[in-house]
Annotation: Predicted 3D model of a 73-nucleotide RNA (transfer RNA) from a Patescibacteria group bacterium. The prediction has a mean pLDDT of 83. The RNAcentral record of the sequence draws on ENA. It matches the Rfam family "tRNA". Rfam classes the family as a transfer RNA. From the family's description: Transfer RNA (tRNA) molecules are approximately 80 nucleotides in length.
RNA sequence: CGGGCUGUAGCGCAGUUGGUAGCGCGUACCCUUGGGGUGGGUAAGGUCGCCGGUUCGAGUCCGGUCAGCCCGA
Numbered sequence: 001c002g003g004g005c006u007g008u009a010g011c012g013c014a015g016u017u018g019g020u021a022g023c024g025c026g027u028a029c030c031c032u033u034g035g036g037g038u039g040g041g042u043a044a045g046g047u048c049g050c051c052g053g054u055u056c057g058a059g060u061c062c063g064g065u066c067a068g069c070c071c072g073a
Base pairs, nucleotide, nucleotide: 001072002071003070004069005068006067007066010025011024012023013022019056027043028042029041030040031039049065050064051063052062053061
């Protein structure tokens, strides 16, 4: 310098053909217990790495860019 993959909640990840952003763990509260653990329930938590474009509508498509990993030179 060129190419590929990945980037989504505190952590690990899913998200199909563009149409309300989800799951598990964790956290807070409630039920259960004499208390705790286990179990059950409810809730909070996200400008989807960043900037732009296309579109009625973008996590998803297009361009650029940043970071990590890998390959080549």